[in-house]
RNA sequence: CUCUCAUUGCGAGUGGGUGAGGGACUGGCCCGACGACCCCACGGCAACCGGCGGCCACCGGCAACGCGGGCCGCGACCAGGUGCCAAUUCCAGCCCGGGACGGUUGACCGGGGAAAAUGAGAG
Numbered sequence: 001c002u003c004u005c006a007u008u009g010c011g012a013g014u015g016g017g018u019g020a021g022g023g024a025c026u027g028g029c030c031c032g033a034c035g036a037c038c039c040c041a042c043g044g045c046a047a048c049c050g051g052c053g054g055c056c057a058c059c060g061g062c063a064a065c066g067c068g069g070g071c072c073g074c075g076a077c078c079a080g081g082u083g084c085c086a087a088u089u090c091c092a093g094c095c096c097g098g099g100a101c102g103g104u105u106g107a108c109c110g111g112g113g114a115a116a117a118u119g120a121g122a123g
Stems, first nucleotide, its partner, number of pairs: 001123008013042005021031003025093004043085003048081002051074006059066002089115001094112005
């Protein structure tokens, strides 16, 4: 970098450094010299992986059992591995449906998708 799967309306900030843009892209709307973004220190949140318990089927084994896998639950530092700590992924973008007696436009509402982020796995 590419692919696959899962999740994304919860939660969690202080201090120091630097000094102008930042929120992926486009539009909107926000954050920002009352110092954002980023970096460092400390603190915290969460529970993807690891951990613990239960269940399930497959494979190997005569068996006891074992390798790997799936589902559900628990817990939070054990020297754990990541991640995250403005705004729903800040909102929308493409498609479909709803939406006033009928037509058009369409605020708004709902569903799906795309893209992005994070994790796990594969190349």